[in-house]
The part of an RNA shown here (large-subunit ribosomal RNA, domain II) has 682 nucleotides and comes from Coleofasciculus sp. H7-2.
The source organism's lineage runs through Bacteria, Bacillati, Cyanobacteriota, Coleofasciculales and Coleofasciculus.
Its Rfam family is "Bacterial large subunit ribosomal RNA".
The full RNA is in RNAcentral, with records from ENA.
Context: one part of a larger RNA
RNA sequence: UCCUGCGACUUACUGUAUGUACCAAGUUUAAGGCGAUAGCCGGAGGCGAAGCGAAAGCGAGUGUGAAUAGCGCGACAAGGUGCAUGUAGUAGACCCGAAACCAGAUGAGCUAGGCAUGGCCAGGAUGAAGCUUCCGUAACAGGAAGUGGAGGUCCGAACCCGUUAAGGUUUAAAACUUUUGGGAUGAGCUGUGUUUAGGAGUGAAAAGCUAACCGAAUCUGGAGAUAGCUGGUUCUCCCCGAAAUAGCUUUAGGGCUAGCCUCGGGGGUUUACCAUCGGCUGUAAAGCACUGAUUGGGCUAGGGGGCUUACCAGCUUACCAAACCCUGUCAAACUCUGAAGACCGAUGGUCCAUACCCCGGGAGUCAGUCUGCGUGAGCUAACUUUCGCAGACAAGAGGAAAACAACCCAGACCGCCAGUUAAGGUCCCCAAGUCAAGGCUAAGUGGAGAAGGAUGUAGAAACGCUAAGACAGCUAGGAGGUUGGCUUAGAAGCAGCCAUUCCUUUAAAGAGUGCGUAAUAGCUCACUAGUCGAGUGUUUUUGCGCCGAAGAUGAUCGGGGCUAAGCCUUGCACCGAAGCUGCGGCAUGUCAACUAUGUUGAUGUGGGUAGGGGAGCGUUCCGUAGGCCGUUGAAGCAUGACCGGAAGGACAUGUGGAGGUAUCGGAAGUGCGAAUGCAGGA
Numbered sequence: 001u002c003c004u005g006c007g008a009c010u011u012a013c014u015g016u017a018u019g020u021a022c023c024a025a026g027u028u029u030a031a032g033g034c035g036a037u038a039g040c041c042g043g044a045g046g047c048g049a050a051g052c053g054a055a056a057g058c059g060a061g062u063g064u065g066a067a068u069a070g071c072g073c074g075a076c077a078a079g080g081u082g083c084a085u086g087u088a089g090u091a092g093a094c095c096c097g098a099a100a101c102c103a104g105a106u107g108a109g110c111u112a113g114g115c116a117u118g119g120c121c122a123g124g125a126u127g128a129a130g131c132u133u134c135c136g137u138a139a140c141a142g143g144a145a146g147u148g149g150a151g152g153u154c155c156g157a158a159c160c161c162g163u164u165a166a167g168g169u170u171u172a173a174a175a176c177u178u179u180u181g182g183g184a185u186g187a188g189c190u191g192u193g194u195u196u197a198g199g200a201g202u203g204a205a206a207a208g209c210u211a212a213c214c215g216a217a218u219c220u221g222g223a224g225a226u227a228g229c230u231g232g233u234u235c236u237c238c239c240c241g242a243a244a245u246a247g248c249u250u251u252a253g254g255g256c257u258a259g260c261c262u263c264g265g266g267g268g269u270u271u272a273c274c275a276u277c278g279g280c281u282g283u284a285a286a287g288c289a290c291u292g293a294u295u296g297g298g299c300u301a302g303g304g305g306g307c308u309u310a311c312c313a314g315c316u317u318a319c320c321a322a323a324c325c326c327u328g329u330c331a332a333a334c335u336c337u338g339a340a341g342a343c344c345g346a347u348g349g350u351c352c353a354u355a356c357c358c359c360g361g362g363a364g365u366c367a368g369u370c371u372g373c374g375u376g377a378g379c380u381a382a383c384u385u386u387c388g389c390a391g392a393c394a395a396g397a398g399g400a401a402a403a404c405a406a407c408c409c410a411g412a413c414c415g416c417c418a419g420u421u422a423a424g425g426u427c428c429c430c431a432a433g434u435c436a437a438g439g440c441u442a443a444g445u446g447g448a449g450a451a452g453g454a455u456g457u458a459g460a461a462a463c464g465c466u467a468a469g470a471c472a473g474c475u476a477g478g479a480g481g482u483u484g485g486c487u488u489a490g491a492a493g494c495a496g497c498c499a500u501u502c503c504u505u506u507a508a509a510g511a512g513u514g515c516g517u518a519a520u521a522g523c524u525c526a527c528u529a530g531u532c533g534a535g536u537g538u539u540u541u542u543g544c545g546c547c548g549a550a551g552a553u554g555a556u557c558g559g560g561g562c563u564a565a566g567c568c569u570u571g572c573a574c575c576g577a578a579g580c581u582g583c584g585g586c587a588u589g590u591c592a593a594c595u596a597u598g599u600u601g602a603u604g605u606g607g608g609u610a611g612g613g614g615a616g617c618g619u620u621c622c623g624u625a626g627g628c629c630g631u632u633g634a635a636g637c638a639u640g641a642c643c644g645g646a647a648g649g650a651c652a653u654g655u656g657g658a659g660g661u662a663u664c665g666g667a668a669g670u671g672c673g674a675a676u677g678c679a680g681g682a
Base pairs, nucleotide, nucleotide: 001682002681003680004679005678006677011091012090013089014088015087016086017085018084019083020082021081022080023079026047027046028045032041033040034039051058052057061073062072063071064070094232095231097229101222102221103220104219105218106217112196113195114194115193116192117191118190119189120188121186123155124154125153126151130147131146132145133144134143135142159183160182161181165178166177167176198214200210201209202208235616236615237614238613239612240611245258246257247256248255249254259365260364261362262361263360264359265358266357267356270355272350273349274348275347276346277345278344279343281341285337286335287334291331292330293329296326297325298324300321302320303319304317305316306315307314368393369392370391371390372389373388374387376385377384398409399408413585414584415583416582418581419580420579424575425574426573427560428559429558433572435571436570437569438568439567440566446562452547453546456544457543458542459541460540461539462538463537464536465535473531474530475529476528477527479504480503481502484498485497486496510525514523515522586606587605588604589603590602591601592600593599594598617671619668620667621666622665623664627661628660629659636655637654638653639652640651642649643648
């Protein structure tokens, strides 16, 4: 991992609702007795038939009350019992699952400590005290040599330990092997016997150890502890079909009530949408009349600066500035104004549906997500977060977006080798235009990107110059007073400063546009003439392009490839979905008719998670059944092209070798793929 078998909403009692059976103003027995699987008796008791009040009590009323008023609760609806089903409560209450808690036992053959009694420690080294002899001293002291053999002394086997590294890691081993290392006469190691235990022991203390996982051992019991948590929960088809919200919650991943779903009963268009009319409002926008903010100017209190002044006062001001006036603005917590809508109501119309409203049975939901629009928070960040409105997904398949829950189109009952469209497309991959007309783009722009930048290119507009010859080029001139004055070593058009920057000759020529020199010189420009012969220059604006443009495997059209097969405008075809239509079929709501319990017709409906409702299939056992089938072959198993809308059901053949069971009913240990499910097998 697979196969086979097992594996989860039960049972009892008590409510409640629905269905059904019997009886009915009644209904029903319980314990028990008789009988003995039938049934009969048993009326104690229960429920119902009257309520109201705390009660006395009264009574179709009663309580309150002064009340005959008003108001509350009642009367004017038939129940009881059994069976079945849904659901609730009490019980383990759908199944499996804790960590834990408590009680009683069992453990110190592992390990920790203690007690008793034994055992063990090769060899080597060092050489304390003491003692002896000698020297020495007045005597001691002291010294030397020898002797001696101390020590939680040294080196190092056995023994004990386990430092380092490698291996091992489904191991040789649930802690080892090899290497290396520590202790090795001591707080040493060790045998045997014995003792201390579960909130307890023992502990040179690590919460270590107490029989291979100890912050409280193990076993059994309480016990099916509890689990607002996780997982699992077994046949089929048909109808409808949610929620992820509000309020409250030691509440936030749980609940309760409401909202939204479903089923039954009742009402019967009341619903929804549209139009008109009426009501309500303070948003968008706008505005500045209020509250505040705010630009410039005026005017002018107050303040600051300057001048003046013994003081008082005065003058002045490109300073600050209230109020007021003019001008220009801003606001979620501003409004003199004010929509579209939303909401409420009325009337009319359309719509006929499982609409809407009421009563009752059963739920699920309380983590939502994305997109568009309107706000807040954040950075007008986030596949961010909080609300409101709408849609989709959730619970929605199909087509399109290369791929792609939430975007675009569109809501799948089933079948068809039919038609027609939507979004989106029509060169090939790939179904359909290499379609038509007019423009644009040259960047592979298209096929990512900003501020900013640019004689890209196509169009629009305005203003200059221009056959009295423009713009560009070429030829020539570009002078004199003068080296203007000042400054300066120098300053001569060209370091710098000053100047209404002048005058003259001229076709024209600046007291000079730039380069240059130490300063001159030199080159050049403005300006002018000639040549040439038709447009030229500036600004604004629109379309499409260009640069700006750097990332890690090779990769920003889905690919090929495209100069249209790109972009803009217009048109006609075609393709394209489970949409719509056509043909055939199934189920079902409502209505109608009738041959009336079904058939026909009309008209709708049939995506679906949680969930509600309905109808069925199959398994085991019981009655039917002393029946029926079966050795002329039961069950089981195997194979097969049959039948049914599904679960499923026949038949035939083979195998098998003795039981099986129709039909209609009844009762359940009643359906497996999942639970790191359990057992066995492969």